A computed fold for a 73-nucleotide RNA from an uncultured Lachnospiraceae bacterium, annotated as transfer RNA. The sequence was found in a public genome assembly.

RNA sequence: GCUGGCAUGGCACAGAUGGUAGCGCGUCGCAUUGGUAAUGCGGAGGUCACGGGUUCGAUUCCCGUUGCUAGCU
Numbered sequence: 001g002c003u004g005g006c007a008u009g010g011c012a013c014a015g016a017u018g019g020u021a022g023c024g025c026g027u028c029g030c031a032u033u034g035g036u037a038a039u040g041c042g043g044a045g046g047u048c049a050c051g052g053g054u055u056c057g058a059u060u061c062c063c064g065u066u067g068c069u070a071g072c073u
Stems, first nucleotide, its partner, number of pairs: 001072007010025002013022001019056001027043005049065005
C1' cells in the first nucleotide's frame, strides 16, 4: 500500500424485510432474613464510533473517515 471482519448502556453480546433498541451480568430501590448471601419485583442508564448520501423514515442500505483486528504484498 491492497483486501476482509468488527465498532450498539459500566462489561460481554443480540437485533428484523428499513418503521418507538433488547437479553445476561453489574448498579440503585423495595420485599424476604435476626443480619448477610441467594431469590423475587421494580427503576435508572444508549448522540447505535464519526461525517455525508438514499428514503416519508437509517442501528440496519450506499460512500468516506477513525480505531481495533485478520490476511496479502

The coordinates come from a structure-prediction model, not an experiment, and the mean pLDDT is 81. Its Rfam family is "tRNA". The family's RNA type in Rfam is transfer RNA. Rfam links the family to the GO term triplet codon-amino acid adaptor activity.